[in-house]
RNA sequence: ACAUUCUUUCGGGGAUUUUGUGUAAGUCAAAAUCGGUGGUAUAGCCCACGAGUCCAUAAGACAUGAUUUGGUGAAAUUCCAAAGCCGACCGUACAGUCGGGAUGAAAGAGAGAAUAU
Numbered sequence: 001a002c003a004u005u006c007u008u009u010c011g012g013g014g015a016u017u018u019u020g021u022g023u024a025a026g027u028c029a030a031a032a033u034c035g036g037u038g039g040u041a042u043a044g045c046c047c048a049c050g051a052g053u054c055c056a057u058a059a060g061a062c063a064u065g066a067u068u069u070g071g072u073g074a075a076a077u078u079c080c081a082a083a084g085c086c087g088a089c090c091g092u093a094c095a096g097u098c099g100g101g102a103u104g105a106a107a108g109a110g111a112g113a114a115u116a117u
Stems, first nucleotide, its partner, number of pairs: 001117001003115008017031004032097002034087002036049004044085002052062003067083005089100003
């Protein structure tokens, strides 16, 4: 330095707002506001993964959203400019933002130890 195993720590943000309708809305309409992990020229919307369900567990299966135009450049749907779009399940007046499963779990990231090279 690299690989494997073990231990441990970390590991999701955003309306109790303004206006309107209504018996009732943080759920509708208008405004506001948020963006997990790995890869890649820096990414919510390019590729891949994670949260749900089946399942004793694993493996496996099912389910699972969204972008264009112009510019710079060797290289960018990632930067800059502009205009857009999207958001699991259960509950409740229809929810990315409220409450709940969840003081949970995971993608993964860091640290330490052991072993092998």
Overview:
The RNA shown here (FMN riboswitch aptamer (RFN element)) has 117 nucleotides. Model confidence (mean pLDDT): 79 of 100. The sequence was found by an Rfam model in a public genome assembly.